[in-house]
This is a predicted structure of a 79-nucleotide RNA (c-di-GMP-I riboswitch aptamer) from Methylomonas methanica.
RNA sequence: CGACAAACAUGCCACAUCCGCCGCGAGGCGGAGCCGGAAAGCCACGGGUCUUGGAGAUUGAGACAGCCGGGUUACCUUC
Numbered sequence: 001c002g003a004c005a006a007a008c009a010u011g012c013c014a015c016a017u018c019c020g021c022c023g024c025g026a027g028g029c030g031g032a033g034c035c036g037g038a039a040a041g042c043c044a045c046g047g048g049u050c051u052u053g054g055a056g057a058u059u060g061a062g063a064c065a066g067c068c069g070g071g072u073u074a075c076c077u078u079c
Base pairs, nucleotide, nucleotide: 002079003078012037013036017032018031019030020029021028022027035066041072042071043070045069046068047067048064049063050062051061052060053059
C1' cells in the first nucleotide's frame, strides 16, 4: 500500500421495555437496559412498511438505515 470471507485480540453499537423531553402522528433525542449485529457507521437512490392531509387519485408531505437491495467510508488482527 492492497485485500478482507473466516479466526484471534482490543473494543464498538444498542432490540424490546422503563423514565424524561420534542412531535398531529409514524417516530426522534437523552439516561437506564442488552435481544442481537460485523459495518446494527453514514446516505431516503430503488423496493417495502408505517404516519399524516385529501371526496378520490398511479396524489402531497413525513417516518423507518436494527426490513431488503444499492452507494460510500472504516479500527485491530490476519494474508
The coordinates come from a structure-prediction model, not an experiment, and the mean pLDDT is 78.